[in-house]
Molecule: c-di-GMP-I riboswitch aptamer
Organism: Candidatus Poribacteria bacterium
RNA sequence: UUCUGAAAAAGGCAAACUCACCGCGAGGUGAGGACGCAAAAUCACGGGCCUCUUGCGAAGGCCGCCGGAUCGCCAGA
Numbered sequence: 001u002u003c004u005g006a007a008a009a010a011g012g013c014a015a016a017c018u019c020a021c022c023g024c025g026a027g028g029u030g031a032g033g034a035c036g037c038a039a040a041a042u043c044a045c046g047g048g049c050c051u052c053u054u055g056c057g058a059a060g061g062c063c064g065c066c067g068g069a070u071c072g073c074c075a076g077a
Stems, first nucleotide, its partner, number of pairs: 002077004012037002017032006035064001041070003045067003048062004
């Protein structure tokens, strides 16, 4: 450095739900809470899904849907 893995060790994150706040909305933030996660770390870059809209168009949201890029602890080869 690459691949494989989460058995051990040190750790980490936090679904649903509840409360408060923000938003037209999807949804987001904080606290509680743990379904789970070897990247459940970061990035809306591609696909996909969702919201607003009479429609087109534009805009927005979801990375814990998939892929990609960057970075990262341990063990083995």